[in-house]
Context: one part of a larger RNA
């Protein structure tokens, strides 16, 4: 390289669109680029194999023969691929029709709950802990009662549920607005799947510039602990947490399982459709498609376990591996305001 592999040993890109390649349903002509028969040309000589023969054998040498898996031509074949033209409808899209959803964006609106502030009651205490004690408190707290500001999440309902590509989404209402299943089969008619590179999306943190700031709270101080305690628990408490604008672009970004499409016993839940019996409507009940779980067969696996939502059994295409540690580091490039981020060695060493 090749061959082998990638849930947990090394190894799926954090997700999607999508450009170039590769790849492609169903008949029907034609072609004849791969494919496949022949033919002829060439394919140097040694060698290799085979026969035979020459050094007493043999190595070794010679004579012939064979083979050259290649390349040119020519004639031919048409089953598959590929091209060219027609057609098709089941793949792929679209249209219709009545639901389903915490998909997304923007605006408004509610209540609990906290805290502050004002005022009433009221008085020695309160907080806090394993015990304190640092704080708060007679300038009147803590309760508790009434108004009022604020800012930030939305208890029940909430599920093993629901929706989004993923990251993610949950208080209500109203506006824009993506997507999916189901049901009809009305129209296009292979328009399809992957996708180097490239593009946009992308928790938390973090970074710029303006806001806002109730609670929480890296930091940092204080107080305990402890031999110390740059900690674990208390009392404060900055940034941050939150909007708006633009950056970062990372994750145990996880189902540690790439997309897609197809095939392969079952049982038993839940969310969405649809159809049947039934009914006065429903609920029960069966059928069915699509999703989400749990168990389990075959049949994979080192086992663990997976098991129609594969980790079985095929295809198609894309990405990733190749001993540990050096190390996801250095050089360099490219990207960032900056933290760094991405691509990525080697000496040595075991």
């Nucleotide at each position: 390289c090749u061959g082998g592999g990638c849930g947990u040993a090394a190894a799926g890109c954090g997700u999607g669109c999508g450009u170039a390649g590769g790849u492609g349903g169903u008949c029907u002509u034609g072609u004849a680029u791969g494919u496949c028969g022949g033919g002829u040309g060439u394919g140097a000589a040694a060698g290799c194999c085979c026969a035979c023969g020459g050094c007493u054998c043999a190595a070794c040498c010679g004579u012939g023969g064979a083979a050259a898996u290649g390349c040119a031509u020519c004639c031919g074949a048409a089953a598959c691929u590929g091209c060219a033209a027609g057609a098709c409808u089941u793949g792929a899209g679209u249209g219709c029709a009545g639901g389903a959803g915490g998909g997304g964006a923007g605006a408004g609106c509610g209540g609990a709950a906290u805290u502050c502030u004002u005022g009433g009651u009221g008085u020695a205490g309160c907080g806090g802990u394993g015990a304190a004690a640092u704080g708060c408190g007679u300038u009147g707290a803590u309760a508790u009662c009434a108004a009022g500001a604020a800012g930030a999440a939305c208890a029940c309902c909430g599920g093993u549920g629901g929706c989004g590509a993923a990251g993610g989404c949950g208080g209500c209402u109203c506006u824009c607005u993506g997507g999916a299943a189901u049901g009809u089969u009305a129209c296009u008619g292979a328009c399809g799947c992957u996708g180097a590179g490239g593009c946009a999306c992308g928790a938390a943190a973090g970074c710029u510039g303006g806001g806002g700031g109730a609670g929480c709270g890296a930091a940092c101080a204080g107080g305990a602990u402890u031999a110390g305690a740059u900690a674990c628990c208390c009392u404060g408490g900055u940034a941050g947490u939150c909007c708006c604008a633009g950056c970062c672009g990372u994750a145990a970004a996880c189902g540690g399982u790439g997309u897609g499409c197809a095939c392969u016993u079952g049982g038993u839940g839940u969310g969405g459709g649809g159809g049947g019996a039934u009914u006065u409507g429903a609920c029960c009940c069966c059928c069915u498609c699509c999703g989400u779980g749990c168990c389990g067969g075959a049949g994979c696996u080192a086992a663990c376990g997976c098991g129609u939502u594969a980790a079985g059994u095929g295809c198609a295409c894309c990405g990733c591996c190749u001993g540990g540690g050096g190390a996801g580091u250095a050089c360099g490039g490219c990207c960032g305001c900056a933290a760094g981020g991405c691509u990525a060695a080697a000496a040595c060493u075991c």
Record summary: This is a predicted structure of a 350-nucleotide part of an RNA (small-subunit ribosomal RNA, central domain) from a metagenome. It matches the Rfam family "Bacterial small subunit ribosomal RNA". Its mean pLDDT, the model's own confidence on a scale to 100, is 88. The full RNA is in RNAcentral, with records from SILVA.